RNA sequence: AGCCCUUCCGAGGAGCGCCUGUCCGGAUGGGCCUGACAGGCUGAGACGCAUCCUUUGAACUUGAUCGGGCUCGCCCCCGCGUAAGGACGGAACUUUGAGUGCUU
Numbered sequence: 001a002g003c004c005c006u007u008c009c010g011a012g013g014a015g016c017g018c019c020u021g022u023c024c025g026g027a028u029g030g031g032c033c034u035g036a037c038a039g040g041c042u043g044a045g046a047c048g049c050a051u052c053c054u055u056u057g058a059a060c061u062u063g064a065u066c067g068g069g070c071u072c073g074c075c076c077c078c079g080c081g082u083a084a085g086g087a088c089g090g091a092a093c094u095u096u097g098a099g100u101g102c103u104u
Stems, first nucleotide, its partner, number of pairs: 001103003004099001006092005011054004016048001017041007025033002060085003066079004093097001
């Protein structure tokens, strides 16, 4: 300097990965595979009476077992991406949502 934006009610949509160890089982020449438990990483959330998102829609899905960088791996960054899909109604206050925010 620029950008973003509240709460509540009802309804709906969505994701849950990676690493290490131990154990059971499977298979085996070996690597390995399914599951359970424990610990760790990232994240809003890793199965939570939670979290996020609902057209002002990168929540999330497809392409995708995608391409490049990085990492043990996930994560993260760039591309794909002006792609194809994706779930809505109501109410209230207001100083119009404003601060431990994001980008440069």
Molecule: TPP riboswitch aptamer (THI element)
Organism: Hellea sp.